[in-house]
Context: one part of a larger RNA
RNA sequence: CGUAGGGUGAAUGCCUAGGCACUAAGAGCCGAAGAAAGACGUAAUAAGCUGCGAAAAGCCAUGGGGAUUGGCAAAUACGAAAUGAUCCAUGGAUAUCUGAAUGGGGAAACCUACAAGUGAGAACCACUUGUAUCAUUAGAUGAAUAAAUAGUCUAAUGAAGGGAACCUGCUGAACUGAAACAUCUAAGUAGGCAGAGGAAGAGAAAGAAAAUCGAUUCCGUCAGUAGAGGCGAUCGAAAGCGGAAGAGCCUAAACCAAGGUGCGUGCACUUUGGGGUUUGGACUACAAUGUGUAGCUUUAAAUCUAGUAGAAGAUGUAUGGAAAUGCACACCAAAGAGGGUGAUAGUCCCGUAAACGAAAGAGGAGAAGCGCUAGUAGGAUCCAGAGUACCACGAGACACGAGGAAUCGUCGUGGGAAUGAGCGGAGACCACUCCGUAAGGCUAAAUACUACUUAGUGACCGAUAGAGAUAAGUACUGUGAAGGAAAGGUUAAAAGAACCCCGGGAGGGGAGUGAAAGAGAUCCUAAAACCCUAUGUUU
Numbered sequence: 001c002g003u004a005g006g007g008u009g010a011a012u013g014c015c016u017a018g019g020c021a022c023u024a025a026g027a028g029c030c031g032a033a034g035a036a037a038g039a040c041g042u043a044a045u046a047a048g049c050u051g052c053g054a055a056a057a058g059c060c061a062u063g064g065g066g067a068u069u070g071g072c073a074a075a076u077a078c079g080a081a082a083u084g085a086u087c088c089a090u091g092g093a094u095a096u097c098u099g100a101a102u103g104g105g106g107a108a109a110c111c112u113a114c115a116a117g118u119g120a121g122a123a124c125c126a127c128u129u130g131u132a133u134c135a136u137u138a139g140a141u142g143a144a145u146a147a148a149u150a151g152u153c154u155a156a157u158g159a160a161g162g163g164a165a166c167c168u169g170c171u172g173a174a175c176u177g178a179a180a181c182a183u184c185u186a187a188g189u190a191g192g193c194a195g196a197g198g199a200a201g202a203g204a205a206a207g208a209a210a211a212u213c214g215a216u217u218c219c220g221u222c223a224g225u226a227g228a229g230g231c232g233a234u235c236g237a238a239a240g241c242g243g244a245a246g247a248g249c250c251u252a253a254a255c256c257a258a259g260g261u262g263c264g265u266g267c268a269c270u271u272u273g274g275g276g277u278u279u280g281g282a283c284u285a286c287a288a289u290g291u292g293u294a295g296c297u298u299u300a301a302a303u304c305u306a307g308u309a310g311a312a313g314a315u316g317u318a319u320g321g322a323a324a325u326g327c328a329c330a331c332c333a334a335a336g337a338g339g340g341u342g343a344u345a346g347u348c349c350c351g352u353a354a355a356c357g358a359a360a361g362a363g364g365a366g367a368a369g370c371g372c373u374a375g376u377a378g379g380a381u382c383c384a385g386a387g388u389a390c391c392a393c394g395a396g397a398c399a400c401g402a403g404g405a406a407u408c409g410u411c412g413u414g415g416g417a418a419u420g421a422g423c424g425g426a427g428a429c430c431a432c433u434c435c436g437u438a439a440g441g442c443u444a445a446a447u448a449c450u451a452c453u454u455a456g457u458g459a460c461c462g463a464u465a466g467a468g469a470u471a472a473g474u475a476c477u478g479u480g481a482a483g484g485a486a487a488g489g490u491u492a493a494a495a496g497a498a499c500c501c502c503g504g505g506a507g508g509g510g511a512g513u514g515a516a517a518g519a520g521a522u523c524c525u526a527a528a529a530c531c532c533u534a535u536g537u538u539u
Stems, first nucleotide, its partner, number of pairs: 001536007013524001014489002018461002020458007027450002029162002037098003040053003044076002048072002059092006068080003103112003113131007133159009166197001167195005177184001181230001207213001217244005227235002248442003251385001255274009280383003283378004292372002295370005303362003307356002313329001315328004330347002332336001338350003390415006396408002400427001422437005476483002496523001499510004
């Protein structure tokens, strides 16, 4: 080196119990009635996980269900169950200690107190209930200080903390790009803080601009256009058009009525109710009970949270350990989706199609009642949101970097109007002409997201993949923040090898099981590296 036979080893193949991505619905919050997250307990025996809480793998009621059953878990013992268990659903009970943690303290799961009560209860001991803070409201009490107020106490109600993403506001980088770098970009991104909801925010024109339109939001287009820009890198609209959805309203004031307060006793302020809201209104005159409804009360369908029933071959035969396979002959089909069964089953099992079902809880289409909700004419008088609009200076946001720079429910400082014959806008500014009516508020749907539930899908993965994840955020590492694994497969069924032999045992040889043990628990398949034995050849 070759050949043969073994060992070791785990690739590969096949598989899937677990993941990944998405779709359609639902649900979109939990918490002082003590959450999320935990500690410690809890079973006849019990280390881990799961469940539960000193009533502790459970208790009660109601409904379903109908033969087994005391979780994963396979063992022994002792039990439970047709007087209906186990199991499933709904509603209750219990729910130690920590934790916002709330009587006080504290090095979380511990220590300790006061008041009232209970235990035959004076003391000691044990147990039960209450006792935190802040805000609002009400009551009581009450200083310096006379009235009063501050303060104190009591009661009621609320808040506090947690949560995956989505949302609003405040705050807010740098790497990077510009082939360096400073304006610029990255980016109002990441990060931090606060807050809310099932969505949030926006929203019924002091709009837009074309003699047009008519709240907001979202999508497509307009358009990589107009524009911005060390005119570099790059940034980047809007109107309009097409769709989704569609919904509009309430106040302040004028005026009226009834009260109240102050003092100057006829004025001012103020409360409540009516009135009224931009087709302006009040006011004066006339007329009228219709239309709609997002509020409140009552009722309530579908649907959801257990389930019921569900057609048709125990067909013959061949092979085989085993038939669902082959051959032959039948049958069902609103069911030939899928899974299981000793190989590949429409007719064996679970199911599937079509249909049915709720004592209890959820749900809230719709319905009823109440409440709320319109007009016409006139044009004398009155009303129509002030430290506001606007201006200067300095900033920010607008696609728009100060530019010719308008615009903003914008911000800081300083000035500071008008009153409908008013005021704002139409991208400096002026004129004209049109449009609108600021300085109060509410508003569903179309939109965003998915920790969670149900049903389903995949030219997604198949154990170095797919989640980091099989009793995994575990073992282990780190003072800590934090980092973070490995690890699947006997067989159809344990039938998991009685008994004998060697050995101290491990292990092995027989026997037996099995289709197979070269499937023997380090168990499917079993490549290579590496090791050994035998043999041939070469040096």